[in-house]
RNA sequence: UAAUAUAUUAGCCAAACUUAUUGUGAAAUAAGGACGGAAAGCCAUGAGUCUUAGUUGUUAAUAAACUAAGGUAGUCCGGUUGCACUC
Numbered sequence: 001u002a003a004u005a006u007a008u009u010a011g012c013c014a015a016a017c018u019u020a021u022u023g024u025g026a027a028a029u030a031a032g033g034a035c036g037g038a039a040a041g042c043c044a045u046g047a048g049u050c051u052u053a054g055u056u057g058u059u060a061a062u063a064a065a066c067u068a069a070g071g072u073a074g075u076c077c078g079g080u081u082g083c084a085c086u087c
Base pairs, nucleotide, nucleotide: 012037013036017032018031019030020029021028022027035074041080042079043078046076047075048072049071050070051069052068053067054066055065056064
């Protein structure tokens, strides 16, 4: 490197959707439910994206940009912790 055979444990998380609650909202929490995931565990400092408000500004109507405050870790980067097998 190639082929064949055998083994690959214990398990974990939980998308959409439904119900209830909270929130102006994005969304979150809980229960049900599994699309998927080897970190789909945790962290909002970097970027993306979404929401609310304001300013500038565009237009027949709609944009777009900036600022502030929020959301998203199952968007990505990054940090950090953990499990299994083999070497």
Background:
c-di-GMP-I riboswitch aptamer from a Helicobacteraceae bacterium, 87 nucleotides, folded computationally. The sequence was found by an Rfam model in a public genome assembly. The prediction has a mean pLDDT of 78.